This is a predicted structure of a 110-nucleotide RNA (SAM riboswitch aptamer (S box leader)) from Thermoflavimicrobium dichotomicum. It was read from a public genome assembly, where an Rfam model found it. Of the family's consensus pairs, 97% are formed in the model. Its mean pLDDT, the model's own confidence on a scale to 100, is 83.
RNA sequence: CUCUUAUCAAGAGAGGUGUAGGGACAGGCCCGAUGAUACCUCGGCAACCGUCCACUGAAGUGGAAAAGGUGCCAAUUCCUGCAGAACAGUUGCGUUCUGAGAGAUGAGAG
Numbered sequence: 001c002u003c004u005u006a007u008c009a010a011g012a013g014a015g016g017u018g019u020a021g022g023g024a025c026a027g028g029c030c031c032g033a034u035g036a037u038a039c040c041u042c043g044g045c046a047a048c049c050g051u052c053c054a055c056u057g058a059a060g061u062g063g064a065a066a067a068g069g070u071g072c073c074a075a076u077u078c079c080u081g082c083a084g085a086a087c088a089g090u091u092g093c094g095u096u097c098u099g100a101g102a103g104a105u106g107a108g109a110g
Base pairs, nucleotide, nucleotide: 001110002109003108004107005106006105007104008103013042014041015040016039017038021031022030023029025081026080027079028078043073044072045071048069049068051064052063053062054061055060077102082099083098084097085096086095087094
């Protein structure tokens, strides 16, 4: 990097370094010199893998802990991007729902 698969409405911040943009992309809307984003330290959240227990022939299901490997700690993945349905509307491009796509993360494979 590509493929497969699961999840994405809950949850969780202090200090330091440092400087100008940042929130993946586009539009919107937000965050940001009262210092964001990023990086480091400590802390925390969660429970994907792994661990333990129970049921089980197995697959698997349920539960526990948080010492291991990741992940995460503004806003639902911040909202919408494509398609369909319902409602509303007919110089207005809306609202709601469903699915897809894109993205993120885990696990597995190449």